[in-house]
This record gives sequence, structure tokens and C1' cells, in this order.
RNA sequence: GGGACGGCCCCAGGCGAUCGCUCCCCGGCACGACCGGGGGGAGGAAAGUCCGAGCUCCACGGGGCAGGGUGCUUCGUAACGCGAAGGCCGGGUGACCGGCGGAAAGCGCCACAGAAAACAUACCGCCCCGCACUCAAAGGCCGCGCGGUCUCCCGAUGCGCUGCCUUUGAGUGCGGGGUAAGGGUGAAAAGGCGAGGUAAGAGCUCACCGGUUCCGGAGGUGACUUCGGAAGCCAGGCAAGCCCCACCUGGAGCAAGGCCGAAUAGGGAGGGAGAGCCGCCCCGUCUCAAGCCCUCCGGGUAGGCCGCACGAGCCCCGCGGUGACGCGGGGCCCAGAUGAAUGAUCGCCACCCCGCACCCAAAGGACGGCGGUUCGAGAGAGGACGACGCGUCCUUCCUCACCCACCGCCUUUGGGUGCGGGGGACAGAACUCGGCUUAUGGGGCCGUCCCAUGA
RNA sequence: GGCGGCAUAGCCAAGUGGUAAGGCAGAGGACUGCAAAUCCUUUAUCCCCCGGUUCGAAUCCGGGUGCCGCCU
Repeated sequence: GGGACGGCCCCAGGCGAUCGCUCCCCGGCACGACCGGGGGGAGGAAAGUCCGAGCUCCACGGGGCAGGGUGCUUCGUAACGCGAAGGCCGGGUGACCGGCGGAAAGCGCCACAGAAAACAUACCGCCCCGCACUCAAAGGCCGCGCGGUCUCCCGAUGCGCUGCCUUUGAGUGCGGGGUAAGGGUGAAAAGGCGAGGUAAGAGCUCACCGGUUCCGGAGGUGACUUCGGAAGCCAGGCAAGCCCCACCUGGAGCAAGGCCGAAUAGGGAGGGAGAGCCGCCCCGUCUCAAGCCCUCCGGGUAGGCCGCACGAGCCCCGCGGUGACGCGGGGCCCAGAUGAAUGAUCGCCACCCCGCACCCAAAGGACGGCGGUUCGAGAGAGGACGACGCGUCCUUCCUCACCCACCGCCUUUGGGUGCGGGGGACAGAACUCGGCUUAUGGGGCCGUCCCAUGA
Repeated sequence: GGCGGCAUAGCCAAGUGGUAAGGCAGAGGACUGCAAAUCCUUUAUCCCCCGGUUCGAAUCCGGGUGCCGCCU
């Protein structure tokens, strides 16, 4: 210098003017309405409603089952599926990141391919046995032919050919059996490798290695690590399939729930008018009640109030703890709307982005100018050596090339100033709180790793 | 505000670990003098989206998006 990894913090524009919204307090005033003054007024996620609680109502004798959830260990917390620190495994060169009970209790699934997908099995291959056929060799038997010996015949012997039989070997086919070393399939194939062994083979046996289970020692609160021994030869994957184990778990949700409570309609009680019975009539008594009038009562609705803003609260300091967090002290009061307020316009400033101009710094350049150094090359002058030419050496000057420094110019990067233009995200309380997840603009800081280069 | 459910072709939809059924519509062909009807063939590779579990995901798990319903 470049590329990465992890973590933490801050802001969510500020000020002024004008016009508005909501709540509280004070005054005008005796409530409300209105007016005036003062004060408070969204978030880091208020979101999703994914977990956990507070609170409220309902249910509930105890225990168990069922259902739901969580899942390495220890700790933190009111609690959690959250967080912290660790363990093991996996990935990355690394900083770091990701995963997590049990598949040796049982059931189930593992498409296609493949012999076989889980009590292993047997397609090719390898090996053994039996049968049949073919070929070769050897031996035997029958038959035919030829040749030789002999005057001829009989006969003997030799050779050749064909057929049959026996034995051995090789091959092919069929059947029975043994194998799992090899081939091939698949995402996945039943420990690896070597030796012995065998008809061929195989943990069949043995040594080493890996893994499992059990026992014991040491370290750790623990997950676990490490050492030693024994066993048996080896055990596939999936539990975000059923399941097993351990732990947790009643249901509903502020539209919970409680209080006040109209108008109208309807319900109940009483009275009046009315009707009926007794009765010639009136009064009176009793009965009726669908409708009318008056009074009272209770329930529900509209609406209002509470729940509802002091809380597992916020900030600062100290102490304990690796940390999450806890303890102590001090300070503060911080939205309460209900079709739902917290806003709009203008100006200035600040922030971010883009473009242009100027300045500064660094790096680079094949450019130009000026200067310097020593070395190299060339030319000149002087001196020394040598008898001269010539040669060698020394000094000085010039030119060229290289290097270095400065100035100017160009390019790139970074910073600053000025001018112009543009931009400000995600989103909005609705009973409250602790987390998680998701969305999102900008700024700052810390730690670490890899690569390249310089000292 | 609180609580539930759904998403598969243009439309209606089945499928719940192993090549995504079926119907309508569309396109092409056959039949016909031309059509209708009928018959045959054809259409998903992003199963709403993103991750994870698994050898393998439309299906199982987590997160997101959209739509619908219930409670005063």
C1' cells in the first nucleotide's frame, strides 16, 4: 500500500419566522365550551407477532397419561427457543465462521441403478465335485489292407487304417456346492494394510493402525481431555420420520377485566280511567289487564371513566466477576392519542454525493532548464619516466553518457478552500417489559489476519 | 389492536419425501365442401420468495412477501 475478518459507539438534522394538532397546569369563571399564558409530545427498529414474562379473567382435590416445546456443558436472568464463557466436530492459508442428546431399545424409509440398501446376499469372476460331449496321448481287443521271409499253401510276425473299451490330461456345456479377494452400480456396499492359511477364499488366525464398548488412574464444577488394560472382530444413513431419554408446560388475551350509564324501544310493580261479577240505580268490595295515562324499579345498548404511564425504568460513579451480569451510592421523571395528535411552508447553517476552479502534500514521467559528484569513453594542454618519434603514468580543462539535487510542466492519489447542482433512508406508539428476526441513510473508533514492498 | 388460514400452468385444482395427475382454455393436426362437435399430439424445470435438514424438498424446519377469514 492492497484485500479481508470480528466487535463497539453516535446521529436520525439544528436555529428562526408564519400557519396548525394533541395532552397537562394556571388565570378569565361556578363545570363545560372558548380565550390568554406556560410546559410535555415517536423509534432503533415503535415493524413481524417469532419466543419469554408482568397484569387480568376463566378453569382447577392429588397423581399420572395424552398434547405442545426445548436439546453438548457450566453460568447469567423474573423467565426464555435469549445471552456469556467453554467442550467436541467440520470449513478456511489465516483473522475467524458454522454445527451439536440417543441410530448398540423398537418400528419405518432409503426412488433409479445394482447380485445385494441391512437377521446380508451371490450377477460376472475364482475354486471343488458329478454327468455328457469333443480333442490328444498310452494300452488292449475285433476286422480289413499292405509289405517282407518261403517254390506254393497253411501259419507266425511287423506296419498302416477304421471302430470299440480303459486310464490320464485339456476344453465346452449342464447340475450340485464353497467363496467374498477382484469387477461393476449407487449419495451410501458390511473396517484398512501386510503375513500366515486354504481347493479357492475370508478376522479364519496373527502383528500394526483406525473405530466401538467396558474397567481403572490423572486433570477439570462439567461437557470433555489424557494414560493404561480388557473384550469382541466392526456396528450404513435418516430422529427439521415415528419414537426413547432429560427438562419445561392449564386456557384466553387490554376488543383481558372493572365501574358509571342515557334517549328510544321493550320488561316488571303500583295507581288512575276503563271493562266484568254481586246489584233496580249509585257508592263500595272483588276480578281482569290486550290497549291508554302517571309514578317507580331492574337489565342491556350508545357513550364515558378506570385499567394507563414510577417501571424487572433511565443516566453517572465505585466495587465484584474472564464475561453475560450483579451489588452499592447519587441524580432524573421521560408521549398517552381512540378513526386515532406528534405536522406543513419559507429562509439560513450543518451533513452526504457529483461537477468545475485554486492551493498543499506524496508518488510517477519518455520532457525542458540549471548545478554537482565520482567513475567510464573521447579530444586538447602541461609535467615526469624513457635517447627522439612513439608508449606509459600524473595533473588540469572541455564534450558525451549515467547518477543525484532543485525548479518548471504533465498524470494519478489524498487533504483543504470556493462556486454550482442534487439528496436525506427504513418506518411510525395503541397495556407494559426482556429478547430474537427482518427493513434501513450516514459517521466514528478499536482489535486482528493474509499478500506485496521498504528499513 | 389481537388471533387463525391459504399460495401449484392463463383458470379450476390433485399430489405430504423419489420423473408434478386431471379438467377448461390456447396452439398444431385429422375428419368436413366450410364449420361445429369428436379424436390425436403439445404446454410447469423459479410448485410465492430466501436460507437450512436430507443422497434427494412442491412436501420437513426457520425467516420474509401477498391475500383471505374471525373477535368489539
This is a predicted complex of two RNAs, RNase P RNA and transfer RNA, with 527 nucleotides together. Rfam match: Bacterial RNase P class A. It is annotated as a ribozyme.